[in-house]
Context: one part of a larger RNA
RNA sequence: AGCAUAAGGCGGAUGCCUUGGCACUGGGAGCCGAAGAAGGACGUGACAAGCUGCGAAAAGCUACGGGCAGGAGCAAAUAUCCGACAAUCCGUAGAUAUCCGAAUGGGGGAACCCACCGCUCGUAAUGGGGCGGUAUCCCGUACUGAAUACAUAGGUGCGGAGAAGGCAACGAGGGGAACUGAAACAUCUAAGUACCCUUAGGAAGAGAAAGAAACAUCGAUUUUCCUAGUAGCGGCGAGCGAACGGGAAAGAGCCCAAACCGAGAACUUUAGUUUUCGGGGUUGCGGACCACUCAAAGGACAUGAAAUUCAUAGCCGAAGCUGCUGGAAAGCAGGGACGAAGAGGGUGAAAUCCCCGUAGGCGAAAUGGAGUUUAUGCAGGAGUGGCACCAGAGUAGGACCGGACACGUGAAACCCGGUUUGAAGCAGGGGGGCCCACCCCCCAAGGCUAAAUACUACCCAGUGACCGAUAGCGAACAGUACCGUGAGGGAAAGGUGAAAAGAACCCCGGGAGGGGAGUGAAAGAGAACCUGAAACCUUAUGCUU
Numbered sequence: 001a002g003c004a005u006a007a008g009g010c011g012g013a014u015g016c017c018u019u020g021g022c023a024c025u026g027g028g029a030g031c032c033g034a035a036g037a038a039g040g041a042c043g044u045g046a047c048a049a050g051c052u053g054c055g056a057a058a059a060g061c062u063a064c065g066g067g068c069a070g071g072a073g074c075a076a077a078u079a080u081c082c083g084a085c086a087a088u089c090c091g092u093a094g095a096u097a098u099c100c101g102a103a104u105g106g107g108g109g110a111a112c113c114c115a116c117c118g119c120u121c122g123u124a125a126u127g128g129g130g131c132g133g134u135a136u137c138c139c140g141u142a143c144u145g146a147a148u149a150c151a152u153a154g155g156u157g158c159g160g161a162g163a164a165g166g167c168a169a170c171g172a173g174g175g176g177a178a179c180u181g182a183a184a185c186a187u188c189u190a191a192g193u194a195c196c197c198u199u200a201g202g203a204a205g206a207g208a209a210a211g212a213a214a215c216a217u218c219g220a221u222u223u224u225c226c227u228a229g230u231a232g233c234g235g236c237g238a239g240c241g242a243a244c245g246g247g248a249a250a251g252a253g254c255c256c257a258a259a260c261c262g263a264g265a266a267c268u269u270u271a272g273u274u275u276u277c278g279g280g281g282u283u284g285c286g287g288a289c290c291a292c293u294c295a296a297a298g299g300a301c302a303u304g305a306a307a308u309u310c311a312u313a314g315c316c317g318a319a320g321c322u323g324c325u326g327g328a329a330a331g332c333a334g335g336g337a338c339g340a341a342g343a344g345g346g347u348g349a350a351a352u353c354c355c356c357g358u359a360g361g362c363g364a365a366a367u368g369g370a371g372u373u374u375a376u377g378c379a380g381g382a383g384u385g386g387c388a389c390c391a392g393a394g395u396a397g398g399a400c401c402g403g404a405c406a407c408g409u410g411a412a413a414c415c416c417g418g419u420u421u422g423a424a425g426c427a428g429g430g431g432g433g434c435c436c437a438c439c440c441c442c443c444a445a446g447g448c449u450a451a452a453u454a455c456u457a458c459c460c461a462g463u464g465a466c467c468g469a470u471a472g473c474g475a476a477c478a479g480u481a482c483c484g485u486g487a488g489g490g491a492a493a494g495g496u497g498a499a500a501a502g503a504a505c506c507c508c509g510g511g512a513g514g515g516g517a518g519u520g521a522a523a524g525a526g527a528a529c530c531u532g533a534a535a536c537c538u539u540a541u542g543c544u545u
Base pairs, nucleotide, nucleotide: 001544002543003542004541005540006539007538008537009536015530016495017494020467021466022464023463024462025461026460027459028458029456030455031166032165039100040099041098042055043054044053046078050074051073061094062093063092064091065090066089070082071081072080105114106113107112115134116133117132118131119130120129121128136163137162138160139159140158141157142156143155144154170201171199172198173197174196175195181188185235211218212217222249223248224247225246226245232240233239253448254447255446256392260279261278262277263276264275265274266273267272284426286390287389289386290385291384292383293382294381299378301377302376303375304374305373306372308370309369310368311367312366314362315361316360321334322333323332324331336353337352338342344356345355346354397421398420399419400418401417402416403415407433428443429442430441431440432439482489483488502529505516506515507514508513
């Protein structure tokens, strides 16, 4: 030195555990903010570093309701207090709420500096203190008021829960890649994806046919299943990829503009023109106007009330004992009970009957939600004949160039845009995939519209052939420690025991540490604490060199 055996050390694998995660289901909620948010800074405790709570009224104040014996958060210790005159705790409504932050009196290197106005406290006076106000834009209103006569621009005051800023995904719109694929690459693809910007809602967008069809018809939109990887598009490559029609979910339709009537205003030559408000009217054949005739049914709106119901605290809630083993009974044995409750968790081990619960019931002073009823307001008809007044114009359409349509310019319609042109007017107009005719369908150039659909930062209840501490979120302890000028990056780290009963006292030692004693079922559970593998390091013995 090696090997073997045994006993240790170190180490932290493994097993068991779970306070934390992951994924989803069903409900709820889907916004917060100048009445100052989100997020912070600094304070705040008897002692107080961190977290949590709170705000100079500072782990809190008030009222109402719940609840009942303890309480002064995490947090075990001490002190001092509070509590049946009901504390602590829970819910609802309020009060307070420093400074920064949209930050808004001005400034600024966030949490700081410096003002003005009004009221007020104080000083002999100045300085000083307290409260309220003072940003910008928009809307309304009043006054004032240039160049410039009237006027207008502008200015000033007052009023406004007006705007701003934040927020996970989902929505709409404006912009918009590349890697990649095509086995290279340029059209093409990736993809209108990622990403950037604007902006909204609880959903958004779309939406009541100038539609789709095909000689038969359907009847707003949206989502979904099929049609169908079809028809097509495509360096006809790679790839892209409908619709009609059918099934399902949901279901809802409306309002203007105009003609015409009335009232007001401005301009103007008497006529008239323009304009504001009210009535009227809304369709593929309708409306206005003239004549005539008939009729009463229910709303998707706003506000209030009523009862109901739901939510935000809670309450009631069945039935078990004895023996044995053991540190401990819930185990085993005996012999019982309940069950609309034998879900689950806890209790010294394995409990329907010990505790919390569970099934089933009950409950709100206050605040909020929902639908229903009701009141008020607001909205809300039909037919025939005549007449020929109205029915969305720089629009439709054309040309050129783009975009978007599954459709890459193609025979390329339809839709949108830029440039340039530019109608008809109901005897009208658009469409039916170049174009023409016949035929059929529809009525553009104004607007609104629930539901079925998408999503989940947040709340409640629940589920898992999901993880179990190198797993599962990065995080069971944290966006912490630490790194970086910064944007930003970003860990490791869980387990004594049933209970601290956390080892009084003695001994060695400066201490660390250890030996006794004691606790405990166990200390080979002693805080470097469950189990405690291997590598690695020792000790003892044997063998080998």